[in-house]
RNA sequence: GCGGGUAUCGUAUAAUGGUUAUUAUAUCAGCUUCCCAAGCUGAGGAAGGCGGUCCGAUUCCGCUUACCCGCU
Numbered sequence: 001g002c003g004g005g006u007a008u009c010g011u012a013u014a015a016u017g018g019u020u021a022u023u024a025u026a027u028c029a030g031c032u033u034c035c036c037a038a039g040c041u042g043a044g045g046a047a048g049g050c051g052g053u054c055c056g057a058u059u060c061c062g063c064u065u066a067c068c069c070g071c072u
């Protein structure tokens, strides 16, 4: 330099062109307990960036950033 892949709460993940974005774990609050742990209930928290297509984009397209793989 060329080609391919990945990017989603703190972490690990699912799904999907459609109106509350899933689950687990962690965090916080409450219940339970003599206390802790465990358990139960609830709460907050996320689509790398820019642009395009579309009535509507996390999803499709382009560029770009980071990382991974291969070729030279």
Stems, first nucleotide, its partner, number of pairs: 001071007010025003018055001027043005048064005
Predicted 3D model of a 72-nucleotide RNA (transfer RNA) from a Candidatus Falkowiibacteriota bacterium. The coordinates come from a structure-prediction model, not an experiment, and the mean pLDDT is 80. The sequence is in RNAcentral, with records from ENA.